The RNA shown here (transfer RNA) has 72 nucleotides and comes from an Oligoflexia bacterium. The organism belongs to Oligoflexia, within Bacteria. The sequence was found in a public genome assembly. Rfam family: tRNA.
């Protein structure tokens, strides 16, 4: 330069148009003498950004960006 992916909770990742989950971690709280396991709650997200399409966008589209893979 040109193709391709990915971008969601502290962390790894789901969810693919209808009010955003899991799991590990965090926090109260039961058990213990205490700590671990174990059980119950419970916080914690402007869904990377702008703009289009829709009655409605995490989700379609277009441009940028930051990382990832290929190809000169």
């Nucleotide at each position: 330069u040109c193709g391709g992916g990915c971008a969601u909770a502290g962390c790894u990742c789901a969810g693919u148009g209808g009010c955003a989950g899991a799991g590990c971690g965090c926090u109260u709280c039961c058990u213990u003498g205490a700590c671990a396991u174990g059980g119950a709650a419970g916080a914690g997200g402007u869904c990377c950004a702008c703009a289009g399409u829709u009655c409605a966008a995490u989700c379609c589209u277009g441009u940028g960006u930051g990382c990832c893979c290929g190809a000169a």